[in-house]
A computed fold for a 72-nucleotide RNA from Hondaea fermentalgiana, annotated as transfer RNA. NCBI's taxonomy places the organism under Eukaryota, Sar, Bigyra, Thraustochytriidae, Hondaea. Its mean pLDDT, the model's own confidence on a scale to 100, is 83. It matches the Rfam family "tRNA". Rfam describes the family as follows. Transfer RNA (tRNA) molecules are approximately 80 nucleotides in length.
RNA sequence: GCUUUUGUAGCACAGUGGCAGUGCAUUUGAUUCGUAAUCAAAAGGUCCCGGGUUCGAUUCCCGGCGAAAGCU
Numbered sequence: 001g002c003u004u005u006u007g008u009a010g011c012a013c014a015g016u017g018g019c020a021g022u023g024c025a026u027u028u029g030a031u032u033c034g035u036a037a038u039c040a041a042a043a044g045g046u047c048c049c050g051g052g053u054u055c056g057a058u059u060c061c062c063g064g065c066g067a068a069a070g071c072u
Base pairs, nucleotide, nucleotide: 001071002070003069004068005067006066007065010024011023012022013021018055026042027041028040029039030038048064049063050062051061052060
């Protein structure tokens, strides 16, 4: 330098056009003599940035930036 994959909550990831979710973690409550475990609830997101398509974009297209792998 080229090609491919990838970027979503604190962490690991799902979601592939129509209200943004799960597990763990955090906070609160229940249970317990107490702790752990378990159960219930809450909080936490400009879906990396910019542009395009569309009535509508996390999702499709283009560019930029970051990460990983491969080729040279």